[in-house]
RNA sequence: GUCCCUGUAGCUCAGUGGAUAGAGCGCAGGUCUCCGGAACCUGAGGUCGGCGGUUCGACCCCGCCCAGGGACG
Numbered sequence: 001g002u003c004c005c006u007g008u009a010g011c012u013c014a015g016u017g018g019a020u021a022g023a024g025c026g027c028a029g030g031u032c033u034c035c036g037g038a039a040c041c042u043g044a045g046g047u048c049g050g051c052g053g054u055u056c057g058a059c060c061c062c063g064c065c066c067a068g069g070g071a072c073g
Base pairs, nucleotide, nucleotide: 001072002071003070004069005068006067007066010025011024012023013022018056027043028042029041030040031039049065050064051063052062053061
């Protein structure tokens, strides 16, 4: 330099055109307990890497850029 993959909650990941964007773990509160842990219940936390475009509608499709990983030279 060219090509490919990835980027969604604190972490690991679902979601691939339409419903208030979800799960597990973690975190906070509660129940329980002598106190913890476990278990159970409840909750907070995102504006989906950035900017444009397509569309009635975009996390999802297209372009450029940024970051990480890989292949080739």
RNAcentral holds the sequence, with entries from Rfam. A computed fold for a 73-nucleotide RNA from Candidatus Hakubella thermalkaliphila, annotated as transfer RNA. The organism belongs to Candidatus Hakubella, within Bacteria.